A computed fold for a 75-nucleotide RNA from a Verrucomicrobiaceae bacterium, annotated as transfer RNA. The RNAcentral record of the sequence draws on ENA. RNAcentral records the identical sequence in 2 taxa.
[in-house]
């Protein structure tokens, strides 16, 4: 330098192209408790980044950024 393969919430993961992108756990509040823990209840909280395609895009297509893996000598 080339090929594939990943990129969703603080963190592990979900989501035929179709309804307001869900769950866990972690923070945050509340019940409870003499505190706290633990239970339960409630709340925050992402689609890496531009653009195509489509009614419609997390999913598809191109481009860049980041990350992993393989390959790089023989003539």
């Nucleotide at each position: 330098g080339c090929a594939c393969c990943c990129g969703u919430a603080g963190u592990u993961c979900a989501a035929c192209g179709g309804a307001u992108a869900g769950a866990a756990c972690a923070g945050c509040g509340g019940u409870u408790u003499c505190c706290g823990g633990a239970a339960c209840c409630g709340u925050c909280g992402a689609u890496a980044c531009a653009g195509g395609u489509u009614c419609g895009a997390u999913u598809c297509c191109u481009g860049u950024c980041g990350g992993g893996u393989g390959u790089a000598c023989c003539a």